Context: one part of a larger RNA
RNA sequence: CCGUGGUCAAGGAACUCGGCAAAUUGGCCGCGUAACUUCGGGAUAAGCGGUGUCUCGACUGGUCAGGGGCUUCGCGCUCCAAAGCUAGUCGGGAUCGCAGUGAAUUGGGCCAAGCGACUGUUUAACAAAAACACAUCACUCUGCGAAGUCGUCAAGACGACGUAUAGGGUGUGACACCUGCCCGGUGCUGGAAGGUUAAGGAAGUGGGUCAUUCGCCGCAAGGCGGAGAAGCUCGCGACCGAAGCCCCAGUAAACGGCGGCCGUAACUAUAACGGUCCUAAGGUAGCGAAAUUCCUUGUCGGGUAAGUUCCGACCUGCACGAAUGGUGUAACGACUUGGUCACUGUCUCGACCACGGGCUCG
Numbered sequence: 001c002c003g004u005g006g007u008c009a010a011g012g013a014a015c016u017c018g019g020c021a022a023a024u025u026g027g028c029c030g031c032g033u034a035a036c037u038u039c040g041g042g043a044u045a046a047g048c049g050g051u052g053u054c055u056c057g058a059c060u061g062g063u064c065a066g067g068g069g070c071u072u073c074g075c076g077c078u079c080c081a082a083a084g085c086u087a088g089u090c091g092g093g094a095u096c097g098c099a100g101u102g103a104a105u106u107g108g109g110c111c112a113a114g115c116g117a118c119u120g121u122u123u124a125a126c127a128a129a130a131a132c133a134c135a136u137c138a139c140u141c142u143g144c145g146a147a148g149u150c151g152u153c154a155a156g157a158c159g160a161c162g163u164a165u166a167g168g169g170u171g172u173g174a175c176a177c178c179u180g181c182c183c184g185g186u187g188c189u190g191g192a193a194g195g196u197u198a199a200g201g202a203a204g205u206g207g208g209u210c211a212u213u214c215g216c217c218g219c220a221a222g223g224c225g226g227a228g229a230a231g232c233u234c235g236c237g238a239c240c241g242a243a244g245c246c247c248c249a250g251u252a253a254a255c256g257g258c259g260g261c262c263g264u265a266a267c268u269a270u271a272a273c274g275g276u277c278c279u280a281a282g283g284u285a286g287c288g289a290a291a292u293u294c295c296u297u298g299u300c301g302g303g304u305a306a307g308u309u310c311c312g313a314c315c316u317g318c319a320c321g322a323a324u325g326g327u328g329u330a331a332c333g334a335c336u337u338g339g340u341c342a343c344u345g346u347c348u349c350g351a352c353c354a355c356g357g358g359c360u361c362g
Base pairs, nucleotide, nucleotide: 001357002356003355004354005353006352007351008350010348011347014346019343027051028050029049030048031047036041038174052095053094054093055092056091057090058089059088060087061086062085063084066080067079068078069077070076096100108341109340110339111338112337113336114335115333116332120132121131137171138170139169140168141167142166148158149157150156175328176327177326178325180258181257182256185255186254187251188250189249190248191247194246195245196244200240201239204236205235206234207233208232209231212227213226214225215224216223217222259277260276261275262274263273286320287317298314299313300312301311302310
């Protein structure tokens, strides 16, 4: 010097990002216990007192000598119950220590706010949370060889020895009050008149091949050139031809979206009101400097001697907003934030002790 424990005058969070760590509290018994609340809770709320040992008494149990009643006379059933012993409760007295749950085990409490309802789950080995899940609610698919999933486009299996109060998918996330407007885009569902159209079919048409035939040259054999049926073959092709797409509707607890400018009231300011442009429609209720507010330490109020945090308001919402849910909410939380009481070596400010290690010597 380091680690692990222990103690400390006065002060008591002045430490620090932050009371991190430590300390306080603690068991049992009695009294007592607020707001709020989903009436269950909150609650061991908070707060206050008691607690050892000896002795005496009272009472309540247990044990049962004995006694009473009944009796099927059985070691039967039932009632009362002394002494002693025993488990406790209450009261009196005495006594020891600084201290009696004498060691050990053994909640610190309260107020306010955010988030998530809750118990659960998670990054095995840096994250336990506000993330995931959840009961609830909603939409959607599925009529049974179900949809969906696994599988070699299989057999087969799961779903399910289930059958729409069932099963799959998606979102939301207890509960309370609610959940506004937009279907133009994208998606999904339905529709079928018209447009487009694949494979395929196909009237027709072109090329190749070629029986045959014609012309020229040649005595001949033959050579050169032209036309060219049928078949075969290689192309083109009017037209016919589903679904899809175009098209027409519906649908937002489907993906998503939810305006601008100008003027106006008898102080000023503001604008219930008017005008105009654009849009599919222009953000309703509620909330709001918020886990969202840039400007910003916004402004006002509270708390402090002093408060970029916190709480309550305001609304100018850069850029909240309604199941990508909105706003509340008792209970719950090794969550996050602010305050407060108690408590303390966190600190003022350090000191000492024990053990282990380092270090020095050997």